[in-house]
RNA sequence: UGCGCUCGCGCGGGAGAGAGCGGCAAUUGAAACAAGGCCGCCGCCGAAGGCGCAACACCCGGAACCGCUCAGGCAAAAGGGCCGCGCGAGAGCA
Numbered sequence: 001u002g003c004g005c006u007c008g009c010g011c012g013g014g015a016g017a018g019a020g021c022g023g024c025a026a027u028u029g030a031a032a033c034a035a036g037g038c039c040g041c042c043g044c045c046g047a048a049g050g051c052g053c054a055a056c057a058c059c060c061g062g063a064a065c066c067g068c069u070c071a072g073g074c075a076a077a078a079g080g081g082c083c084g085c086g087c088g089a090g091a092g093c094a
Stems, first nucleotide, its partner, number of pairs: 001094003005090009018042001020041005043074003049070001050068003056061001
């Protein structure tokens, strides 16, 4: 110096599913079944996080794009497994 691997950071892309219903107390306002808050109920989603899983292996693993839906989410925004690019670090190979 080059090559891929792992990790971190930055930028870009990135799906699904009710702007659901009811109750309570207040606030703003000329005017409110306001928006928002709290509580409850029903329906739904799978791609933060979390948990679970057979043969085989039995130390690690297999194992997550599967399953659960605790958490989270169901207009927009935000978030978003993962993917791409760039930078940096680490060990490895040439």